[in-house]
RNA sequence: AGCUCCGUAGCCUAGCGGUCGAGGGCUCCUGAAUUUGACUCAGGGAAUCGCAGGUUCGAAUCCUGCCGGGGCUUCCA
Numbered sequence: 001a002g003c004u005c006c007g008u009a010g011c012c013u014a015g016c017g018g019u020c021g022a023g024g025g026c027u028c029c030u031g032a033a034u035u036u037g038a039c040u041c042a043g044g045g046a047a048u049c050g051c052a053g054g055u056u057c058g059a060a061u062c063c064u065g066c067c068g069g070g071g072c073u074u075c076c077a
Base pairs, nucleotide, nucleotide: 001073002072003071004070005069006068007067010026011025012024013023018057028044029043030042031041032040050066051065052064053063054062
């Protein structure tokens, strides 16, 4: 340099144009229970979906360009 894959709450992950004002697990907060704590149960908070444009009636999803990370290949030294 070229090709390719990935980026979604503090962490991990689902999603493959419309029922997504984005679901689940862990974590966190409150309460119940307990002598206290853990476990358990009930409720709750937390994601401009990497950034910016575009297509579309409608974009986490499709297209383009950047940013970051991983892999493969080639050249130079």
Predicted 3D model of a 77-nucleotide RNA (transfer RNA) from a Saprospiraceae bacterium. Rfam family: tRNA. Rfam describes the family as follows. Transfer RNA (tRNA) molecules are approximately 80 nucleotides in length. It was read from a public genome assembly.